[in-house]
RNA sequence: GGGCCCAUAGUUCAGUGGUAAAAUAUCUCUAUGGCAUAGAGAAGUCGCGAGUCCGACUCUCGCUGGGUCCA
Numbered sequence: 001g002g003g004c005c006c007a008u009a010g011u012u013c014a015g016u017g018g019u020a021a022a023a024u025a026u027c028u029c030u031a032u033g034g035c036a037u038a039g040a041g042a043a044g045u046c047g048c049g050a051g052u053c054c055g056a057c058u059c060u061c062g063c064u065g066g067g068u069c070c071a
Base pairs, nucleotide, nucleotide: 001070002069003068004067005066006065007064010024011023012022018054026042027041028040029039030038031037047063048062049061050060051059
């Protein structure tokens, strides 16, 4: 210098155009004399900028960061 892949909640991740999901963690409530544990509930997320589209996490371009291969 070039090719390819990835970026979604505090963490690990699903989601290929129409309501953003789960686990874990956090908080609240219930059960217990208390803890552990279990159950119920709540809050919390699409890297940045632009474009296409009625509508973008999703498609296109650029940037940033990371991984991998070639030189």